Source information: Predicted 3D model of a 99-nucleotide RNA (SAM riboswitch aptamer (S box leader)) from Halolactibacillus halophilus. Of the family's consensus pairs, 97% are formed in the model. The organism belongs to Halolactibacillus, within Bacteria. It matches the Rfam family "SAM riboswitch aptamer (S box leader)". From the family's description: The SAM riboswitch is found upstream of a number of genes which code for proteins involved in methionine or cysteine biosynthesis in Gram-positive bacteria. The sequence was found by an Rfam model in a public genome assembly.
[in-house]
RNA sequence: AACUCAUCAAGAGAGAGGGAGGGACUGACCCUGUGAACUCUCGGCAACCGCUAGUUAUAGCAAGGUGCCAAUUUCAGAAGCUAAUGCUAAAGAUGAGGA
Numbered sequence: 001a002a003c004u005c006a007u008c009a010a011g012a013g014a015g016a017g018g019g020a021g022g023g024a025c026u027g028a029c030c031c032u033g034u035g036a037a038c039u040c041u042c043g044g045c046a047a048c049c050g051c052u053a054g055u056u057a058u059a060g061c062a063a064g065g066u067g068c069c070a071a072u073u074u075c076a077g078a079a080g081c082u083a084a085u086g087c088u089a090a091a092g093a094u095g096a097g098g099a
Base pairs, nucleotide, nucleotide: 003097004096005095006094007093008092013042014041015040016039017038021031022030023029025077026076027075028074043069044068045067048065049064050061051060052059053058073091079088080087081086
């Protein structure tokens, strides 16, 4: 890397450096010199792992390991169902396994 399972309509940004890109892919539409990516510092959100109670269900907590902090995973696209709205799947992301 592949694979398995769970979740993805909520939530949460300032400063310093940096200097033109970013939002996975394609199209659209957006964000961006009133400063993109990226790095650092501090802050925050959340609660997968974790911790506490409990037989379990579940409830609570947030010191630690991750993750995240424009827009529903920005919207649509490749399959199926539906009269339609839409739903599921796929893809992607994250976590826990796993190897």